[in-house]
The RNA shown here (transfer RNA) has 77 nucleotides and comes from a Pseudomonadota bacterium. The RNAcentral record of the sequence draws on ENA. NCBI's taxonomy places the organism under Bacteria, Pseudomonadati, Pseudomonadota. The prediction has a mean pLDDT of 80.

């Protein structure tokens, strides 16, 4: 320097070709139940999707810059 991929709730991660409300599991919060915890039941809070900008009636999903990280491959010495 090129090139593939990855960045979505505290964490792990889904989200098939753009469309209706942005979701799972842990985990956190009340309540229930227990003498109590702890499993269990019930019910609740958190996100505008790594940033910016475009496309488009409409973008996690398309494009384009850019940030950070993983891996390959050149270059140099």
């Nucleotide at each position: 320097a090129g090139g593939c991929g990855c960045g979505u709730a505290g964490c792990u991660c889904a989200g098939u070709u753009g469309g209706u409300u942005a979701g799972a599991g842990c985990a956190c919060c009340u309540g229930c139940a227990u003498g109590a915890c702890a499993c269990g039941c019930a019910g609740g809070g958190g996100g505008u999707c790594g940033u910016u900008g475009g496309u488009u009636c409409g973008a996690a999903u398309c494009c384009a810059a850019u940030c950070g990280u993983g891996c390959c491959u050149a270059c140099c010495a």